[in-house]
RNA sequence: AGCUCAUCCAGAGGGGCAGAGGGACCGGCCCGAAGAAGCCCCGGCAACCAUCCGCAUUGCGCAUAGCGGUAGCAAUACCCGCGCAGUAACGAGAGGUGCCAAUUCCGACCCGGACCGCAAAGUGCGGCGACCGGGACAGAUGAGGG
Repeated sequence: AGCUCAUCCAGAGGGGCAGAGGGACCGGCCCGAAGAAGCCCCGGCAACCAUCCGCAUUGCGCAUAGCGGUAGCAAUACCCGCGCAGUAACGAGAGGUGCCAAUUCCGACCCGGACCGCAAAGUGCGGCGACCGGGACAGAUGAGGG
């Protein structure tokens, strides 16, 4: 590189160097000399992985109905231990990544609706880079596997 799974309408920018591009690709539409890409510094967002806590629950080992514990004057009522390991909601902080214009900026392919045209009274056929919804493809990020 390719493969599998999850997520992608939320959120979060200043400075320095640099000097014309950038938003993956195509079309559109945007961003950009009031400074693009790239690099560095600082800041922030988020919570995928890892870490910690942990209701509950499962397994194993030991113990096990009492001269046990709680409430009560009592009658009586209620409750049931410890250790290890697995899964693990909610949560904590921020170690490993990631991210900080626009929904992944929108569309591109398919389906449905809306709309348009034609035919016609069967409600059908066709169209539809702009509208609404769903899906697919592609991409990005994380984790896994190899």

A computed fold for a 146-nucleotide RNA from an Actinomycetota bacterium, annotated as SAM riboswitch aptamer (S box leader). Rfam family: SAM riboswitch aptamer (S box leader). Its family is annotated with regulation of gene expression in the Gene Ontology. Rfam's curators write: The SAM riboswitch is found upstream of a number of genes which code for proteins involved in methionine or cysteine biosynthesis in Gram-positive bacteria. The organism belongs to Actinomycetota, within Bacteria. It was read from a public genome assembly, where an Rfam model found it. The model forms 97% of the base pairs in the Rfam consensus.